Small-subunit ribosomal RNA, central domain from an uncultured bacterium, 345 nucleotides, folded computationally.
Rfam family: Bacterial small subunit ribosomal RNA.
Its mean pLDDT, the model's own confidence on a scale to 100, is 87.
[in-house]
Context: one part of a larger RNA
RNA sequence: UUGGGUUUAAAGGGUGCGUAGGCGGUUGGGUAAGUCAGCGGUGAAAUGUAUAUGCUUAACAUAUAACGUGCCGUUAUACUGUCCGACUUGAAUGCGGAUGCCGUGGGAGGAAUGUGUGGUGUAGCGGUGAAAUGCAUAGAUAUCACACAGAACACCGAUUGCGAAGGCAUCUCUCGAAUCCGCUAUUGACGCUGAGGCACGAAAGUGUGGGGAUCAAACAGGAUUAGAUACCCUGGUAGUCCACACUGUAAACGAUGAUAACUAACCGUUGGCGAUAUACUGUCAGUGGCUAAGCGAAAGCGAUAAGUUAUCCACCUGGGGAGUACGUUCGCAAGAAUGAAACUC
Repeated sequence: UUGGGUUUAAAGGGUGCGUAGGCGGUUGGGUAAGUCAGCGGUGAAAUGUAUAUGCUUAACAUAUAACGUGCCGUUAUACUGUCCGACUUGAAUGCGGAUGCCGUGGGAGGAAUGUGUGGUGUAGCGGUGAAAUGCAUAGAUAUCACACAGAACACCGAUUGCGAAGGCAUCUCUCGAAUCCGCUAUUGACGCUGAGGCACGAAAGUGUGGGGAUCAAACAGGAUUAGAUACCCUGGUAGUCCACACUGUAAACGAUGAUAACUAACCGUUGGCGAUAUACUGUCAGUGGCUAAGCGAAAGCGAUAAGUUAUCCACCUGGGGAGUACGUUCGCAAGAAUGAAACUC
């Protein structure tokens, strides 16, 4: 390389948009580039192959034949391409409904926590396996009232819902986007995938400026212990929150790339539509359970496939060395991306 693979053995890119490229619905006609077929022309000689002959043989030489897979012309037109035309099922738009923790920016709320002030009240509180550090007669803990601050939104809450993924939950307003269903009104293949590229991307971390209630790396003290740089306790700073900018990684997981088609049933559930009477049902789009066929090394998967097929992309090729070294790109840094070899089993 061919091949075989990628849920769990090595292997699906964190996610989307999209350039080049690859692939592409139904139908009529033209063309004949790919494709098909025979024939004609050409395809130098030498070399190489086969046969024969000549040097005593061989090497060597000579002759003849085949070969020369190619190119040009001609033939066919099913498929692919290309050009012209048509179609509506794919795709998109429109109209009418529906849905949601979807996003953005405002405003509002109650519980809890902490702090402050004042009242009541008196000797403990707190914490643990047990304690101690700690707090407290300068009046704590407890309790009542008022005030302030920041962060998070109990119950509802659910195999619920929404989003491309990350993720998203108090209430309300604004702006924006999406999906689904129905009607078939419009366009008429406008599609799928997508190397590079661009955008988004939890937490932690970084820069500048705010904010700082809680919790809490580091740190301090108290315990435990042979020791205890831990687990437990009392404190506590970065951080946790906001704005702007960076970082670009996660068990970024369904460890399962995207799109399209096909292949038995049964039981739930969310949003529509049809039919309605509340049953009972049909259908489209989701989301779960269990299973037929089939698949799988098995566990299991099973119309939301890991089944049967097609197209495109990404990735794998024994373990360690190693996601390391070197180089390059990016970054303020931390580091990220790309990514070996020697050696060894």